[in-house]
Molecule: transfer RNA
Organism: Clostridiales bacterium
């Protein structure tokens, strides 16, 4: 330099044939307990890496860029 994959909640990841953003763990609160743990219930938490384009509508499609990972490689 080229190719591919990934980037979504604090963490691990779903959601991708365009139509309400989710789960588990963690956190807070409550129930239970003499108390703690465990268990159960509820709640909060997101500019979906950044910018632009297409569209009535984009996490999803297109373009550019950024970060991480892997692979490939000519000439000299």
């Nucleotide at each position: 330099g080229c190719u591919g994959g990934c980037g979504u909640a604090g963490c691990u990841c779903a959601g991708u044939c365009g139509g309400c953003a989710g789960a588990g763990c963690g956190a807070g609160c409550g129930a239970u307990u003499c108390g703690u743990a465990a268990u159960c219930g509820c709640u909060a938490g997101g500019u979906c890496g950044a910018g632009g384009g297409u569209u009535c509508g984009a996490c999803u499609c297109c373009c550019u860029c950024c970060g991480c990972c892997a692979g490939c490689u000519c000439c000299a």